[in-house]
c-di-GMP-I riboswitch aptamer from a Gammaproteobacteria bacterium, 88 nucleotides, folded computationally. Model confidence (mean pLDDT): 85 of 100.

RNA sequence: CAGCUGAAAAGGCAAAUCCGGCCGAAAGGUGGGGGCGCAAAGCUACCGGUCUAAAGGUUUAACGACCCAAGACGGCGGGGCUGCCAGA
Numbered sequence: 001c002a003g004c005u006g007a008a009a010a011g012g013c014a015a016a017u018c019c020g021g022c023c024g025a026a027a028g029g030u031g032g033g034g035g036c037g038c039a040a041a042g043c044u045a046c047c048g049g050u051c052u053a054a055a056g057g058u059u060u061a062a063c064g065a066c067c068c069a070a071g072a073c074g075g076c077g078g079g080g081c082u083g084c085c086a087g088a
Base pairs, nucleotide, nucleotide: 005086006085012038013037017033018032019031021030022029023028036075042081043080044079046078047077048076049073050072051071056067057066058065059064
C1' cells in the first nucleotide's frame, strides 16, 4: 500500500411517526423534530422485484371495474462507482 474482515475509537445516515410548507393524480419526494436500525441504510434505475395508475385502452346505462409505466422505491435483492478507521 492492497485484499479479506468488522473487536475498538472518531464520526455518518436516519425507520415508524409528529408538525408545517412545497411538488405530484397517486405511489412518493422534500424542511424541521424523532431514532427503528444500518459497515456502505453513500451515489447510480443496468437486471429482477415491489408500489401507484394520471394519460391511454377494454368494459358498464351510469356509478364503477379491469389492464397498463414512460412515474416511484437505492432502508427489497443483484450489478456498477466511490468512501472513514483499524485490533486479531